About this RNA:
A computed fold for a 78-nucleotide RNA from a Candidatus Poribacteria bacterium, annotated as transfer RNA. Its Rfam family is "tRNA". The prediction has a mean pLDDT of 82. The sequence was found in a public genome assembly.
RNA sequence: GAACCCGUAGUUCAGUCUGGUUAGAACGCUGGCCUGUCAAGCCAGAGGUCGCGAGUUCAAAUCUCGUCGGGUUCGCCA
Repeated sequence: GAACCCGUAGUUCAGUCUGGUUAGAACGCUGGCCUGUCAAGCCAGAGGUCGCGAGUUCAAAUCUCGUCGGGUUCGCCA
C1' cells in the first nucleotide's frame, strides 16, 4: 500500500444480507418485595449521537461514498 472482517447500553453481543411501529438480550447498576443478615429468587426502573461525516430515500443501525480506530491475509522496502 491492497483486500476482507469488526465498531450498537457500563460489559459481552444479537439485529445489517432482505430499510419500516417506540432499537433489543444477557450480565452489571438503582429502587422495592422476600430474608434475622447476605446471597439467591421475584417485580419495577435508569442507562444508546448504533465510531464519525456526507449522500440516497417518505423513511437509514441496516443501502452508497468518505473518514477514524481495531483485527486477519497478501504485497513492497529494509